[in-house]
Molecule: RNase P RNA; transfer RNA
Organism: Synergistaceae bacterium
RNA sequence: CGAGUGGCACAGACGACCGCCGCGGCGCCGAUACGUCGGAGCCGCGGAGGAAAGUCCGGGCUCCGCAGGGCAGGAUGCCGGGUAACGCCCGGUCGGCGCGAGCCGAAGGAAAGCGCCACAGAAAACAAACAGCCCGCAGGAAGACCGAGCGGGUAAUGGUGAAAAGGCAGGGUAAGAGCCUACCGAAUGCGGUGUGAGCCGCAUGUCAGGCAAGCCCCAUCCGGAGCAAGAUCGAAUAGGGGGGGAUGAGGCGGCCCGCUGACCCCCGGGUCGAUCGCUUGAGGAACGCCGCGAGACGUUUCCCAGAUAAAUGGUCGUCACAUACAGAACCCGGCUUACGGGCUGCUCGUCCU
RNA sequence: GCCGACUUAGCUCAGCAGGUAGAGCACAUCCAUGGUAAGGAUGGGGUCUCCGGUUCGAGUCCGGAAGUCGGCUCCA
Numbered sequence: 001c002g003a004g005u006g007g008c009a010c011a012g013a014c015g016a017c018c019g020c021c022g023c024g025g026c027g028c029c030g031a032u033a034c035g036u037c038g039g040a041g042c043c044g045c046g047g048a049g050g051a052a053a054g055u056c057c058g059g060g061c062u063c064c065g066c067a068g069g070g071c072a073g074g075a076u077g078c079c080g081g082g083u084a085a086c087g088c089c090c091g092g093u094c095g096g097c098g099c100g101a102g103c104c105g106a107a108g109g110a111a112a113g114c115g116c117c118a119c120a121g122a123a124a125a126c127a128a129a130c131a132g133c134c135c136g137c138a139g140g141a142a143g144a145c146c147g148a149g150c151g152g153g154u155a156a157u158g159g160u161g162a163a164a165a166g167g168c169a170g171g172g173u174a175a176g177a178g179c180c181u182a183c184c185g186a187a188u189g190c191g192g193u194g195u196g197a198g199c200c201g202c203a204u205g206u207c208a209g210g211c212a213a214g215c216c217c218c219a220u221c222c223g224g225a226g227c228a229a230g231a232u233c234g235a236a237u238a239g240g241g242g243g244g245g246a247u248g249a250g251g252c253g254g255c256c257c258g259c260u261g262a263c264c265c266c267c268g269g270g271u272c273g274a275u276c277g278c279u280u281g282a283g284g285a286a287c288g289c290c291g292c293g294a295g296a297c298g299u300u301u302c303c304c305a306g307a308u309a310a311a312u313g314g315u316c317g318u319c320a321c322a323u324a325c326a327g328a329a330c331c332c333g334g335c336u337u338a339c340g341g342g343c344u345g346c347u348c349g350u351c352c353u
Numbered sequence: 354g355c356c357g358a359c360u361u362a363g364c365u366c367a368g369c370a371g372g373u374a375g376a377g378c379a380c381a382u383c384c385a386u387g388g389u390a391a392g393g394a395u396g397g398g399g400u401c402u403c404c405g406g407u408u409c410g411a412g413u414c415c416g417g418a419a420g421u422c423g424g425c426u427c428c429a
Stems, first nucleotide, its partner, number of pairs: 001349008010340001012319007020047007028039004049325001053336002056334005061226004068257004073222005078092005093107001094105004108217002113215002115211003130158002132154006139146002166184002169181003185207002187204007230276004240267005250260002269428002283302006290295001354425007363378004372409001380396005402418005
């Protein structure tokens, strides 16, 4: 210098003028049934994100007698730890990718059962012999040998394929084969080690697949619906029409059992108003301490958006790496996706000293 | 804000249970007619919305992204 890889924070700041929203305070104006309602003004404090996004997970909260039992259904899946919890996070084990720094993993079970492996190929799982190799018989031949036929042996060689009776090298054999030997892999047994997943050593020729992100089996977990949940107030209209219901409507969720017990469903019509829920939280910050870490504990301190056709806008000045993706809508913990420049660790390559 | 579906030829849709993509309409050429329509024959046209993963192999199975459509007040 180039290429790559991991981590961290920022995402404009300050000031002035005018303009928005919330909360608190101070007067004022109008009405009043004296409870209060409506309106304008002034002051103080505060006012969008790391993803507010996707709506993918986990909860808090609200409602549903079923949050009772069972089935169905769904999710997770190596070990240990963290957390309110999780499918998340941290550390590790094993496997895969990469020269490497690093990255990824859907990572239990194929001897519980069922299913699939197209085409090609002889054959795709209780496996198999197309070509080929060897031996014998018969034929031809002086002989080597020859093509076809019959019988036996073979799975090393060739061909097909993603995959074909572990791989590789040698010995051995009629030709071959774990038949034997050395190394490697798997499996089993024994021992050591670790909380554990596992790892290490020795021994044994024990050695015929893959797919479970196919159904499934095993272990663990899960009631349903969701703030447009739900609660209160107000307004207007048509109890107008049809169907079902104690021989049990409806209520639970997709089903069954059980419990409860009088309304339920459809068409049509009228309103589509106001308030609460609504922000103090598994909350933030600083320091200490324990831990490899995720994080836990203790002390101090802070209050930090609550809009509802939807609040942050405009102008000027200074600084600055300053721009990209992009605006809360009940609230948190995560994941995933989109994206600008800045700082920094490490790896590989090249050049110079 | 929340909930539920869909995306395959120019258009409307199949593709269930992973084996290498179809039907109808439309289009082109030919036959037929004096000329059309109908009819008959032949043919073209596909990044299965996009990206990644599982697998020998993905339209199909799994994960993520993009786009399109629908629903969610109260009274009685």